Record summary: Transfer RNA from an uncultured Christensenellaceae bacterium, 71 nucleotides, folded computationally. It was read from a public genome assembly. Its Rfam family is "tRNA". About the family: Transfer RNA (tRNA) molecules are approximately 80 nucleotides in length.
RNA sequence: GGCACCAUCGCCAAGCGGUAAGGCAAAGGUCUGCAACACCUUCAUCACCAGUUCAAAUCUGGUUGGUGCCU
Numbered sequence: 001g002g003c004a005c006c007a008u009c010g011c012c013a014a015g016c017g018g019u020a021a022g023g024c025a026a027a028g029g030u031c032u033g034c035a036a037c038a039c040c041u042u043c044a045u046c047a048c049c050a051g052u053u054c055a056a057a058u059c060u061g062g063u064u065g066g067u068g069c070c071u
Stems, first nucleotide, its partner, number of pairs: 001070007010024003018054001026042005047063005
């Protein structure tokens, strides 16, 4: 220098154009003499900037960061 892949909550992780699943953690509550366990509830600007579309996490272009291959 060229090419490919990846980026989703504090952590892990699903989501192939139509309401952002789930687990752990956290917060509040029920229960208990107090706890633990169990149960209920809550918690998302989808790395960033644009474009396409009635509608974008998803498609397109670019940027940033990471990983790998070639030279």